[in-house]
RNA sequence: CGAGAUGCCCAGGCAAUCGUCGCUCACUUUGGUGAGGGGAGGAAAGUCCGGGCUCCACUGGGCAGGGUGCCAGCUAACGGCUGGGCGGCGUGAGCCGACGACAAGUGCAGCAGAGAGAAGACCGCCUACUUCGGUAGGUAAGGGUGAAAGGGUGCGGUAAGAGCGCACCGGGCCACUGGUAACAGUUGGUUGCAAGGUAAACUCCACCCGGAGCAAGACCAAAUAGGUUCCCUACAGGCGUGGCCCGCGCUGGGAACGGGUAGGUCGCUUGAGCCUGUGAGCGAUUGCAGGCCUAGACGAAUGAUUGUCGCCUUCUCCGGAAGGAACAGAACCCGGCUUAUCGGGCAUCUCAAAUC
Numbered sequence: 001c002g003a004g005a006u007g008c009c010c011a012g013g014c015a016a017u018c019g020u021c022g023c024u025c026a027c028u029u030u031g032g033u034g035a036g037g038g039g040a041g042g043a044a045a046g047u048c049c050g051g052g053c054u055c056c057a058c059u060g061g062g063c064a065g066g067g068u069g070c071c072a073g074c075u076a077a078c079g080g081c082u083g084g085g086c087g088g089c090g091u092g093a094g095c096c097g098a099c100g101a102c103a104a105g106u107g108c109a110g111c112a113g114a115g116a117g118a119a120g121a122c123c124g125c126c127u128a129c130u131u132c133g134g135u136a137g138g139u140a141a142g143g144g145u146g147a148a149a150g151g152g153u154g155c156g157g158u159a160a161g162a163g164c165g166c167a168c169c170g171g172g173c174c175a176c177u178g179g180u181a182a183c184a185g186u187u188g189g190u191u192g193c194a195a196g197g198u199a200a201a202c203u204c205c206a207c208c209c210g211g212a213g214c215a216a217g218a219c220c221a222a223a224u225a226g227g228u229u230c231c232c233u234a235c236a237g238g239c240g241u242g243g244c245c246c247g248c249g250c251u252g253g254g255a256a257c258g259g260g261u262a263g264g265u266c267g268c269u270u271g272a273g274c275c276u277g278u279g280a281g282c283g284a285u286u287g288c289a290g291g292c293c294u295a296g297a298c299g300a301a302u303g304a305u306u307g308u309c310g311c312c313u314u315c316u317c318c319g320g321a322a323g324g325a326a327c328a329g330a331a332c333c334c335g336g337c338u339u340a341u342c343g344g345g346c347a348u349c350u351c352a353a354a355u356c
Base pairs, nucleotide, nucleotide: 002351003350004349005348006347007346008345009344010343012309013308014307015306016305017304018303020039021038023036024035025034026033027032041327045338046337048336049335050334051333052332053213054212055211056210065209066208067207068206069205070084071083072082073081074080085099086097087096088095089094100204101203105202106201107198108197122143123142124139125138126137127136128135129134151169152168153167154166155165156164170193171191172190173189174188175187176185177184178183217266218265219264220263227257228256229255230254231253232252237251238250239249240248241247273292274291275290276289277288278287279286280285311324312323313322314321315320
């Protein structure tokens, strides 16, 4: 310098004006006014997974159903994360993987192919017969089909072949060793070597799972609304219409009680919280100390305009001019995953070339 890998960060800055939603204070004619201070995100998104919280249900256990699936750890929990193992990809830094069990049983495998399973003779090879066209038998070395066809190479062996025999490589099983474990091994022994593939096919095994969700739920509580109980009364009156009269409407009156619609209040933001320092740990994470309070709406605020600076692109008479700047937007809260995203920055590492 070029091409990459991994982890993390920012998401235009400042000012003015006009608005808007909460909070505090002051004033107030209770309608508001003024001052101060605060007001979206890394994903607020999809609502996929897990938890807190709330209500309902619940003696215990099982069946059904759903989910997860290498090992160890972290965590409130998880299908998340960290570290490790194994397999695959990459020269490499690194990346990807639902990665338990087809020797419990059942099923499936289009097309092609002779044959798709304790498989198989189409071509080929060999033997026998032959009317010389073939026929019968043997054979998995070679060819061909297919995603997949009964370990690989060589030697022996044979009519031709074949783990049929042997050597090496690979594999299975049992020990031993290392490792918490998954697993591994220039280890020892044993086995000619296998009923091949497929479980995001049924299934088996192990573990986990009660349901609904802040429109949860709790409190206050209008009306000539409606209910229950008690007392009084017999059409006179009473009640509502802001105080009075008329008018209009309703109707036996009064008291007590509880339910509850409209509406209001709470739930609501102090929390598995954030920042800094420090200790433990490879790490995820966690202990301790100090500091901080950082949106809370509900016909639902968080916006708009202008100036200037910074960034990018184009043009340029090098003075400058014009244009552009993403994805998206809280709604009970939190931990994850996934998806979208203009542009920029930091750290570590890899490969290649050149120079010292």

Description: This is a predicted structure of a 356-nucleotide RNA (Bacterial RNase P class A) from Thalassolituus sp. HI0120. The prediction has a mean pLDDT of 76. Rfam family: Bacterial RNase P class A. Rfam classes the family as a ribozyme. The organism belongs to Thalassolituus, within Bacteria. The gene name in the source record is rnpB.